[in-house]
């Protein structure tokens, strides 16, 4: 340099053919307990890596940029 994959709450991942952004863990509160853990109940937290475009509507499609991972290759 070329090719491919990935980027979504604190962490790990979903989201069908473009149609209300969810799950688990963690966290907070409450219950239970002598107390802690465990368990049970409830709750908060996302401008989906950044920018632009298409569309009635974009996590999803298109373009540019950035980051991570893997593969291939060339010049001197």
């Nucleotide at each position: 340099g070329c090719c491919g994959g990935c980027c979504u709450g604190g962490c790990g991942c979903a989201a069908c053919u473009g149609g209300c952004a969810g799950c688990g863990c963690a966290c907070u509160u409450c219950a239970c307990u002598u107390g802690u853990a465990a368990u049970g109940a409830a709750g908060g937290g996302g401008u989906u890596g950044g920018g632009g475009g298409u569309u009635c509507g974009a996590g999803u499609c298109c373009c540019c940029c950035g980051g991570c991972c893997g593969g291939c290759u060339c010049c001197a």
Molecule: transfer RNA
Organism: Nocardioidaceae bacterium